[in-house]
Two RNAs folded together computationally: RNase P RNA and transfer RNA, 462 nucleotides in total.
Rfam match: Bacterial RNase P class A. Rfam classes the family as a ribozyme. Gene Ontology terms of the family: tRNA processing, ribonuclease P activity and dimeric ribonuclease P complex.
Model confidence (mean pLDDT): 76 of 100.
RNA sequence: GCAGAGGAACAGGUGUUCGUCGGCGGUGGGGGUACCCCCCCGCGGGAGGAAAGUCCGAGCUUCACAGGGCAGGGUGCCGGGUAACGCCCGGUGGGAGCAAUCCCGAGGAAAGUGCCACAGAAAACGCAGACCGCCUCCGCACGCACGAGCGUCCGGCGGCAAGGGUGAAACGGUGGGGUAAGAGCCCACCGCGCCCCUGGUAACAGAGGCGGCACGGCAAACCACACCCGAAGCAAGGCCAUGUAAGGGGGCGCUUGAGGGUUGCCCGCCCAAGCUCCCGGGUAGGCUGCUGGAGGCCUGCGGCGACGCAGGUCCUAGAGGAAUGAGCACCACCGCGCCGAGGGCGACCGGAGCGCGGGACAGAACUCGGCUUAUGGUCUUCUGCGGCC
RNA sequence: CGGCGUGUCGCCUAGCGGCUAUGGCGCCUGGUUUGGGUCCAGGAGACCGGAGGUUCGAGUCCUCUCACGCCGA
Repeated sequence: GCAGAGGAACAGGUGUUCGUCGGCGGUGGGGGUACCCCCCCGCGGGAGGAAAGUCCGAGCUUCACAGGGCAGGGUGCCGGGUAACGCCCGGUGGGAGCAAUCCCGAGGAAAGUGCCACAGAAAACGCAGACCGCCUCCGCACGCACGAGCGUCCGGCGGCAAGGGUGAAACGGUGGGGUAAGAGCCCACCGCGCCCCUGGUAACAGAGGCGGCACGGCAAACCACACCCGAAGCAAGGCCAUGUAAGGGGGCGCUUGAGGGUUGCCCGCCCAAGCUCCCGGGUAGGCUGCUGGAGGCCUGCGGCGACGCAGGUCCUAGAGGAAUGAGCACCACCGCGCCGAGGGCGACCGGAGCGCGGGACAGAACUCGGCUUAUGGUCUUCUGCGGCC
Repeated sequence: CGGCGUGUCGCCUAGCGGCUAUGGCGCCUGGUUUGGGUCCAGGAGACCGGAGGUUCGAGUCCUCUCACGCCGA
């Protein structure tokens, strides 16, 4: 210098003017009267790392909550962290990369069911199956030898699964022995299964022995196993107000019980004197929940770490047709152009200065913890390659 | 703000994980007609909103994302 990998913080600053949302204050002005509203003035506060997607997990609230069953949803290597999680940390195993490093929905296919198109002889385990092929034997024909025999073609009874071919996948792999040809038929190594030992909390790793191989893939197919989950959401909910009223008519029911509650369904349980249809008549919303919390920062201690404990310190938006903005000046950053002290043999590099232009993604709506997605430049550590000293 | 749903030729749609996908309307070409319509025959046109994953194989299963639509005071 080029290419790449990990991590961190930031999200321009200061001043001034105008505007906007909410807070505090005023011997201020006006209205109305035990206190509030409007205007004016002053002071200080006002978006994010993702406020986003709403994908997970909680707080909070209401309903429900004797109990049971069924259904439904989610998670899935091991250990830990946490209020909790599908998140995070540390390991194990597998994979990618030369490496730094990164990725993994990574339990069960010897409980059962299902699927495996096309091609292929055969596609799912049954001691299956044989298209080309390999081999013994028999028959026939031909050639050589003409003595047994040897070779070739065709046909047949059989043996085999080594080689070829099909396919994503073909019933352990490689090598040797063995055989008519072959085959775990036998042996060595690897793989696989079972048993045992050692290390580790565990996942797992390593060593030994036995078995001749039985057990194809798919569970982001059904499913079985283990664990977890009641439902809905601040338009939750609470208070005030209210025409879902008053009033009129009809039907059903009052313990032989209408109707209602009981999460999606059922059993069971509970409440129960009202329920329902028609006519009638058209109003209005407001306050609260609402921001101080599993909160941020610093220091110390424990822990490899996520994180925990202790002490100190800080207070930092609460709108509701929905504020948080705009202009100017200067400084900082980036790009381009001009000039150019100076450096270099040279191509060229280039401080200060001047002018012009630029600044991403994006806007709180009950609140937190995560994940994911969008996005600008900066700093730092590490890896590989190349060049120079 | 909260809760849901749908994306397949120009339009409307079908589609058990198995041949770059079905049909109708529309479009194009030819025929029939004096000409047009109707009718008949033939044809073109979508790699399934986008990206990644699972699988031998994805329109279909899973995750993320984009667009559009619906409901709730």